[in-house]
Context: one part of a larger RNA
RNA sequence: GAUUGAACGCUGGCGGAAUGCUUUACACAUGCAAGUCGAACGGCAGCACGGGAGCUUGCUCCUGGUGGCGAGUGGCGAACGGGUGAGUAGUAUAUCGGAACGUAUCCAAUAAUGGGGGAUAACUAAUCGAGAGGUUGGCUAAUACCGCAUACGCCCUACGGGGGAAAGCAGGGGAUCUUCGGACCUUGCGUUAAUGGAGCGGCCGAUAUCGGAUUAGCUAGUUGGUGAGGUAAAGGCUCACCAAGGCGACGAUCCGUAGCUGGUCUGAGAGGACGACCAGCCACACUGGAACUGAGACACGGUCCAGACUCCUACGGGAGGCAGCAGUGGGGAAUUUUGGACAAUGGGGGCAACCCUGAUCCAGCCAUUCCGCGUGAGAGAAGAAGGCCUUCGGGUUGUAAAGCUCUUUCGCAAGGGAAGAAACGAUACAAGCGAAUAACUUGUGUUAAUGACGGUACCUUGAUAAGAAGCACCGGCUAACUACGUGCCAGCAGCCGCGGUAAUACGUAGGGUGCGAGCGUUAAUC
Numbered sequence: 001g002a003u004u005g006a007a008c009g010c011u012g013g014c015g016g017a018a019u020g021c022u023u024u025a026c027a028c029a030u031g032c033a034a035g036u037c038g039a040a041c042g043g044c045a046g047c048a049c050g051g052g053a054g055c056u057u058g059c060u061c062c063u064g065g066u067g068g069c070g071a072g073u074g075g076c077g078a079a080c081g082g083g084u085g086a087g088u089a090g091u092a093u094a095u096c097g098g099a100a101c102g103u104a105u106c107c108a109a110u111a112a113u114g115g116g117g118g119a120u121a122a123c124u125a126a127u128c129g130a131g132a133g134g135u136u137g138g139c140u141a142a143u144a145c146c147g148c149a150u151a152c153g154c155c156c157u158a159c160g161g162g163g164g165a166a167a168g169c170a171g172g173g174g175a176u177c178u179u180c181g182g183a184c185c186u187u188g189c190g191u192u193a194a195u196g197g198a199g200c201g202g203c204c205g206a207u208a209u210c211g212g213a214u215u216a217g218c219u220a221g222u223u224g225g226u227g228a229g230g231u232a233a234a235g236g237c238u239c240a241c242c243a244a245g246g247c248g249a250c251g252a253u254c255c256g257u258a259g260c261u262g263g264u265c266u267g268a269g270a271g272g273a274c275g276a277c278c279a280g281c282c283a284c285a286c287u288g289g290a291a292c293u294g295a296g297a298c299a300c301g302g303u304c305c306a307g308a309c310u311c312c313u314a315c316g317g318g319a320g321g322c323a324g325c326a327g328u329g330g331g332g333a334a335u336u337u338u339g340g341a342c343a344a345u346g347g348g349g350g351c352a353a354c355c356c357u358g359a360u361c362c363a364g365c366c367a368u369u370c371c372g373c374g375u376g377a378g379a380g381a382a383g384a385a386g387g388c389c390u391u392c393g394g395g396u397u398g399u400a401a402a403g404c405u406c407u408u409u410c411g412c413a414a415g416g417g418a419a420g421a422a423a424c425g426a427u428a429c430a431a432g433c434g435a436a437u438a439a440c441u442u443g444u445g446u447u448a449a450u451g452a453c454g455g456u457a458c459c460u461u462g463a464u465a466a467g468a469a470g471c472a473c474c475g476g477c478u479a480a481c482u483a484c485g486u487g488c489c490a491g492c493a494g495c496c497g498c499g500g501u502a503a504u505a506c507g508u509a510g511g512g513u514g515c516g517a518g519c520g521u522u523a524a525u526c
Stems, first nucleotide, its partner, number of pairs: 001526004006522005013373006020365001021331001026329003030326003035076003040073002043069002047067003050063006083284003092209007101201003106197003110193004114148001116146002123138006154163003168189006176183002210256003217247003222244008259281004263274004286307005309320004337363001339362003345359001346357004376406003386397004410467001412462005420453001425447008470515005475496003481510005491498002
């Protein structure tokens, strides 16, 4: 000199953009943060409508008939998104390669979607328990579950053969049939099997990645082989047997420290230091361990076991996990609101309408940082008053003020007032599908609705210089000097050093210098 996720002191007008627990991975009250689908299903607790009954005429009762829908079965999601950096020095990360793998949803193309069965929750009845929560009997449905049939391709094979699947739902409809439910046709969404792809993921290798030798030897599934098991998959991954190997001064092992990278800061560069915010990867979710479900987890807001802690209890037994967003206590020099909205972007579910979304978008707080603007402009000598100094003549503050003439940014007041929002939807036409002028799909045109921010940005008008300057320093380094007080005292100080009676170095005042809504100090890096 540059820089910071800074803090402290004094001071503080406005706007834009950004950042904001670096410390205790300390403990957490409260609310919210993952749901959705009735176009899978049986149903109907509650709400609304319709219908019926009773009457006291505005109330009661009944009724899944309709819109819908609590609880329940089932599907998909919950493995994403969000947080943190404890652990980890190589099961990680970065770069470059590799072969023995998996993949729900999505895309492309192929073949199917036939016929049966037995249960179970909800519900109901009884019952146990303070509760959390159970137990027993009975009824019922499915895209839940299980056989059978079929099998282009698929799997196994000793090549003879053997094995294995599915589920329906919704919309529309001319003829025909009908038990009047529908069959049947067709479209869409699904389901099953198998193939390829995209994207994603698992695995292996090479190179690189902090300090310590006052850590020199380390290793028994250890190193390799054969065989088997196991996995989606290679492999001591695991096991039996066999051999005795493997690593190491090119630093093994041990100890300490640490998430890694793109990058950030500094520097002319080489380098040095760092890894907040943003992005990629990894690890973790009260502590330790384990598996289940699933395409995917050994799972932050799932399960089980153990432990510590907190809470409820009728003492028998139970409940919990903010390193999600807010917020509280504690720690600390120190770090924000228990806010709004799903309008946009994105995500989950759904045919869709739509629902959910503390992701996100916004607002709030803080000069924490960066950037911009303002606190007036012109002219004005009686060089006013006052202050300070003085050689008492004057000098200086100083064109500074006052008074005069202007302007009105920002702020204030009033009026107008956005873009961010066109998709989805509706409708017309065309094309496709189709028996069909239906329904559906696609395209084009027209068009209704939808804004948290926000009456915000922005624009116009009005009044008035009106509401808006401080901080540090002035011995040298280093820009800027005098007076008084003090008297090696009080104090200053980054270094040299100042102060013991005329201190430009302490304190105050006047003046000056520097920066300026900041200035200085402290800490830290180059």
Small-subunit ribosomal RNA, 5' domain from a metagenome, 526 nucleotides, folded computationally. RNAcentral holds the full RNA, with entries from SILVA. Its Rfam family is "Bacterial small subunit ribosomal RNA". Its family is annotated with ribosome and structural constituent of ribosome in the Gene Ontology.